[in-house]
RNA sequence: GCGGGAGUAGCUCAGUGGUAGAGCAUCUGUUUUCCAAACAGAUGGCCGUGGGUUCGAUCCCCAUCUCCCGCU
Repeated sequence: GCGGGAGUAGCUCAGUGGUAGAGCAUCUGUUUUCCAAACAGAUGGCCGUGGGUUCGAUCCCCAUCUCCCGCU
């Protein structure tokens, strides 16, 4: 230099154009003499960044940043 993959909640990951989710974690409550466990609930996201297409973009297109793999 060229090609490919990944980037979404604190962490691990879903989500192939129509209100962004799960598990774990955190907090609160119930229960218990206390702790743990269990159960119920809550908090937490401008979907890496900037543009474009579209009535509408996490999703499609372009550029760019970080990480990983391969080729030279």

Predicted 3D model of a 72-nucleotide RNA (transfer RNA) from a Chloroflexota bacterium. Lineage of the source: Bacteria > Bacillati > Chloroflexota. Rfam family: tRNA. Gene Ontology term of the family: triplet codon-amino acid adaptor activity.